Predicted 3D model of a 380-nucleotide part of an RNA (small-subunit ribosomal RNA, central domain) from an uncultured bacterium. It matches the Rfam family "Bacterial small subunit ribosomal RNA". The family has 99 seed sequences and 42,628 matches in Rfam 15.1.
[in-house]
Context: one part of a larger RNA
RNA sequence: CUGGGCGUAAAGAGAUGCGUAGGCGCCAAGACAAGUUUUAUGUUAAAGCUCAAUGCUCAACAUUGAAAGAGCGUAAAAAACUGUCUAGGUUGAGUCAGAUAGAGGAAAGCAGAAUUCCUGGUGUAGCGGUGAAAUGCGUUGAUAUCAGGAGGAAUACCGAUUGCGAAGGCAGCUUUCUGGAUCUUGACUGACGCUAAGGCUCGAAAGCGUGGGUAGCAAAACGGAUUAGAUACCCGUGUAGUCCACGCUGUAAACUAUCCCUAUUAGGUGUAUGACUUGGAUUUUCAAAUUAGCUUCGGCUAGUUUGAAGUCUCAGUUGUGUGCCGCAGUUAACGCGUUAAAUAGGGCGCCUGGGGAGUACGGUCGCAAGGCUAAAACUC
Numbered sequence: 001c002u003g004g005g006c007g008u009a010a011a012g013a014g015a016u017g018c019g020u021a022g023g024c025g026c027c028a029a030g031a032c033a034a035g036u037u038u039u040a041u042g043u044u045a046a047a048g049c050u051c052a053a054u055g056c057u058c059a060a061c062a063u064u065g066a067a068a069g070a071g072c073g074u075a076a077a078a079a080a081c082u083g084u085c086u087a088g089g090u091u092g093a094g095u096c097a098g099a100u101a102g103a104g105g106a107a108a109g110c111a112g113a114a115u116u117c118c119u120g121g122u123g124u125a126g127c128g129g130u131g132a133a134a135u136g137c138g139u140u141g142a143u144a145u146c147a148g149g150a151g152g153a154a155u156a157c158c159g160a161u162u163g164c165g166a167a168g169g170c171a172g173c174u175u176u177c178u179g180g181a182u183c184u185u186g187a188c189u190g191a192c193g194c195u196a197a198g199g200c201u202c203g204a205a206a207g208c209g210u211g212g213g214u215a216g217c218a219a220a221a222c223g224g225a226u227u228a229g230a231u232a233c234c235c236g237u238g239u240a241g242u243c244c245a246c247g248c249u250g251u252a253a254a255c256u257a258u259c260c261c262u263a264u265u266a267g268g269u270g271u272a273u274g275a276c277u278u279g280g281a282u283u284u285u286c287a288a289a290u291u292a293g294c295u296u297c298g299g300c301u302a303g304u305u306u307g308a309a310g311u312c313u314c315a316g317u318u319g320u321g322u323g324c325c326g327c328a329g330u331u332a333a334c335g336c337g338u339u340a341a342a343u344a345g346g347g348c349g350c351c352u353g354g355g356g357a358g359u360a361c362g363g364u365c366g367c368a369a370g371g372c373u374a375a376a377a378c379u380c
Stems, first nucleotide, its partner, number of pairs: 003352004007334002012348001014202002017200002022195003026089002029086004034082002036078009050066006092192001093189004097184004104178007111155001116150007126137002163170002207248006216242002221237004259347006267325011279313004284309011329336002353380003362373004
């Protein structure tokens, strides 16, 4: 290299969101003949390979002859498949219409608990903290309690293997702007599709730059304990930071340790959200019939029944999502099992013994920290 692999052994890139090149691509018809297949022919030195015969005593080896296969060129033929062109189709994909759910995103405003601090009142000797203590706070009146005020951050309950998002992630309430998804039915476009090297974009926390902000928490730092020591665990303080705006960084056990798309293949049981069907309940509204009362004879009120609409609910069917169990199958086993790690196809990425090492050097990006790319000697 071929090959074999990638949940846990090495290996799925953080998302592949937008998508370039490339690769792959639905049904049916016609044309062409580039790929493809067949035949003929030319050429591809000899040697070699294969076969036959011969020569060294055999063999290796050698000699002679034949054949094969393959590459390239030329000519002819075929038209299934691939391709190109022409003219179509509707199942893939999409658009329109009508509904639905949602912590999806951005901005602005508002709310109530709680912590801390400040002011004032009541009140007096403790408070706090721990395994036990001490540092610490407190007679300049703390802790506790009441009233008022300030400010920052986060949104209890609802709340859930819940929902939404490509991933990171997203949770008080209201408004504005805005992305996507699902279902139903018909109409429309007519392959417009899938994947995606490079590229662009997004990307927790920590960190960095500039300017704000700082209640609580809290790396560093300081003090008290513990201890043989204690640069820790525990306690008291406490600065960066955590928050906001703009810019950078570009990494995580960025995990389902499981790339994306399509098709096929037993079931059972939850849950979220649509659609449809049947039954039930209920309420309001409407319509009709009927009974009673009142009546100005127009109707009104109350009750019953039926029908329609709305809401809730039981059961069933069907779609999309999200869980658990499980047949076949698969797996080294664990397990996976229609949300596959089953059976197949298309595309991309990645792996190839451990250490050295995700390091050095070089390149490139970054303000830096560092990121990305990525060896070898040597050693087992």
The prediction has a mean pLDDT of 82.